[in-house]
RNA sequence: CGGGGUGUAGCUCAGCUUGGUAGAGCGCUGUGUUCGGGUCGCAGAGGCCAUGGGUUCAAAUCCCGUCACCCCGA
Numbered sequence: 001c002g003g004g005g006u007g008u009a010g011c012u013c014a015g016c017u018u019g020g021u022a023g024a025g026c027g028c029u030g031u032g033u034u035c036g037g038g039u040c041g042c043a044g045a046g047g048c049c050a051u052g053g054g055u056u057c058a059a060a061u062c063c064c065g066u067c068a069c070c071c072c073g074a
Base pairs, nucleotide, nucleotide: 001073002072003071004070005069006068007067010026011025012024013023020057028044029043030042031041032040050066051065052064053063054062
């Protein structure tokens, strides 16, 4: 320098193909149970999707650029 992949909740990841209220597990908070803790049950908080722009009535999702990391090639 060229090509490809990944970026979504504290962590690990779905959702993207086929645009239409953003989810799961673990963790966290409260509560019930217990002498207490764990386990288990119930309730809840927490991200507007790496970033800038475009298309659209509507974008995590489609298009272009940029950034970070990983892989391949030179």
Notes
Transfer RNA from Promineifilaceae bacterium (SeqCode), 74 nucleotides, folded computationally. The prediction has a mean pLDDT of 81. Its Rfam family is "tRNA". The RNAcentral record of the sequence draws on ENA.